[in-house]
Context: one part of a larger RNA
Molecule: small-subunit ribosomal RNA, 5' domain
Organism: uncultured bacterium
RNA sequence: GGAUGAACGCUGGCGGCAUGCCUAAUACAUGCAAGUCGAACGAGGGUCCUUCGGGACUCGAGUGGCGAACGGGUGAGUAACACGUAGGGAACCUGCCCGUGCGACCGGGAGAACUUUCGGAAACGGAAGCUGAUACCGGAUAGGGACAGAGACGGCAUCGACUCUGUGUUAAAGGAGCUGCAAGGCUCCGCGCACGGAUGGACCUGCGGUGCAUUAGCUGGUUGGUGAGGUAACGGCUCACCAAGGCGACGAUGCAUAGCCGGCCUGAGAGGGUGGACGGCCACAUUGGGACUGAGACACGGCCCAAACUCCUACGGGAGGCAGCAGUGGGGGAUAUUGGACAAUGGGGGAAACCCUGAUCCAGCGACGCCGCGUGAGUGAAGAAGUAUUUCGGUAUGUAAAGCUCUGUCAGCAGGGAAGAAAGAAAUGACGGUACCUGACCAAGAAGCCCCGGCUAACUACGUGCCAGCAGCCGCGGUAAUACGUAGGGGGCAAGCGUUAUCC
Numbered sequence: 001g002g003a004u005g006a007a008c009g010c011u012g013g014c015g016g017c018a019u020g021c022c023u024a025a026u027a028c029a030u031g032c033a034a035g036u037c038g039a040a041c042g043a044g045g046g047u048c049c050u051u052c053g054g055g056a057c058u059c060g061a062g063u064g065g066c067g068a069a070c071g072g073g074u075g076a077g078u079a080a081c082a083c084g085u086a087g088g089g090a091a092c093c094u095g096c097c098c099g100u101g102c103g104a105c106c107g108g109g110a111g112a113a114c115u116u117u118c119g120g121a122a123a124c125g126g127a128a129g130c131u132g133a134u135a136c137c138g139g140a141u142a143g144g145g146a147c148a149g150a151g152a153c154g155g156c157a158u159c160g161a162c163u164c165u166g167u168g169u170u171a172a173a174g175g176a177g178c179u180g181c182a183a184g185g186c187u188c189c190g191c192g193c194a195c196g197g198a199u200g201g202a203c204c205u206g207c208g209g210u211g212c213a214u215u216a217g218c219u220g221g222u223u224g225g226u227g228a229g230g231u232a233a234c235g236g237c238u239c240a241c242c243a244a245g246g247c248g249a250c251g252a253u254g255c256a257u258a259g260c261c262g263g264c265c266u267g268a269g270a271g272g273g274u275g276g277a278c279g280g281c282c283a284c285a286u287u288g289g290g291a292c293u294g295a296g297a298c299a300c301g302g303c304c305c306a307a308a309c310u311c312c313u314a315c316g317g318g319a320g321g322c323a324g325c326a327g328u329g330g331g332g333g334a335u336a337u338u339g340g341a342c343a344a345u346g347g348g349g350g351a352a353a354c355c356c357u358g359a360u361c362c363a364g365c366g367a368c369g370c371c372g373c374g375u376g377a378g379u380g381a382a383g384a385a386g387u388a389u390u391u392c393g394g395u396a397u398g399u400a401a402a403g404c405u406c407u408g409u410c411a412g413c414a415g416g417g418a419a420g421a422a423a424g425a426a427a428u429g430a431c432g433g434u435a436c437c438u439g440a441c442c443a444a445g446a447a448g449c450c451c452c453g454g455c456u457a458a459c460u461a462c463g464u465g466c467c468a469g470c471a472g473c474c475g476c477g478g479u480a481a482u483a484c485g486u487a488g489g490g491g492g493c494a495a496g497c498g499u500u501a502u503c504c
Base pairs, nucleotide, nucleotide: 001504002503003502004501006500007499008498009497010496013373014372015371016370017369019366020365021331026329027328028327030326031325032324035066036065037064040063041062044059045058046057047056048055049054073284074283075282083208084207085206086205087204088203092201093200097197098196099195100194101193102192103191105139106138107137108136114129115128116127117126118125119124144169146167147166148165149164150163151162153160154159174189175188176187177186178185179184210256211255212254217247218246219245222244223243224242225241226240227239228238229237259281260280261279262278263274264273265272266271286307287306288305289304290303309320310319311318312317337363339362340361341360345359346357347356348355349354376406377405378404379403386397387396388395389394410445413439414438415437416436420431448493449492450491451490452489453474454473455472459488460487461486462485463484469476470475
């Protein structure tokens, strides 16, 4: 000098864009943050209509489907294939989406809701009875897959595609609309199998990024093999048996520290430091463990167990998890609103209308940062007054002010008023009567902070008298202090200026 998620002191006009718990991964009151589908299903309630048969609309539980594994938060743990980069598979999975082909046949039995009843303070639970389905189950059919055999081809060691035959095995679901007297037909949305794609993910490997040797030895599923189990899949991943191996001064092991990267800061570069915001990956969700469901989790707002803590209780027993958005206590030098809207973008559900969305878009607060603008411009010497100083003549403040002539940014007032909305039918904007445009009015409402011995731009007077004090270093102060304090003057930067902390 540059930089910062900064803080502190003094000061503070406006706007745009960013940004804001770095500490206690501390404890949390309250509200909201994940629902949706009646075009899968049965039974109910309400309103309206009714030809009294029923129909239309709607509501909230239940069965069922999809979603809840995304999005959002945090950085505790982790020195590791966690991350980055370059690769590998003849060792893998993939809901929704896309393409192609084929199919959807015949049957069955339940359990919710509901009714009755019982227990319980509650949370909730038990018993009996009834019922529909795109819920569940049996059978059929079949490309696929498995095994066996045959053929022919290829490769990279294990091996990999292809064709044929045989054996046994594995599927399915309907709904809505239109039409028709009906049977049925058509369209759309769904359903099943197979192959392929896309997307997402899992696994393996080379290399790379840290401190301590005042850590030198470490290791028993340990290292390898055979067999088996398990997995989507390879593998000591697990197990039985067998062998005795494996790692290490090219730093094993241990301890400490730490999420990694794109990037960011600095620097001419090499390098050094750093990983807040934004983007990618990872890990975690009070602590520890576990599995269930599912295409996907070992699952932040799911389940079970244990522990700590908090709350309710009729003492028998129950409930909870803000490192989601706000907000509270606490900690701290320090970090915001218990705001608005789904209008846009995106996500979930739905055929759609639409519903949900603290993602998101906006608004609020903070000079925390960057950028822009303003606090007036021109003229004006009687060099006014005042103030400071003086050798008492003067000198400085100083064209500065006043005065005169202008202008009208920003703020304030009034009128108009968007784009963002898709748009060639209508409706639909939280922001917001915002941005912007126009008009009137008035110089009006808007300047401070630090410094002035040298480094380092900027000097005098008074007070003080090694005192009070200053100080980044050198050093100032003991009676004329340009170094302390005040004043005048000056220098620098400016809505900021200094100080402190940290990095280069």